[in-house]
RNA sequence: GCCAACAUAGCUCAGAUGGUAGAGCAGCUGAUUCGUAAUCAGCAGGUCGGGGGUUCGAGUCCCCCUGUUGGCU
Repeated sequence: GCCAACAUAGCUCAGAUGGUAGAGCAGCUGAUUCGUAAUCAGCAGGUCGGGGGUUCGAGUCCCCCUGUUGGCU
């Protein structure tokens, strides 16, 4: 330099064909326990990497940029 994949909650990841964003772990509260852990119930947490475009409607489709990873030279 060229090609490809990926970027969504604190972390690990879902989210066939566009239709009001979820899970597990972690966190907080409560129950249980002499207490802790474990277990159970509940709660909170995200302008979906940035900027444009298409559309009635974009995490999803198109373009550009940034970052990460892999491959080729």
Molecule: transfer RNA
Organism: Coriobacteriia bacterium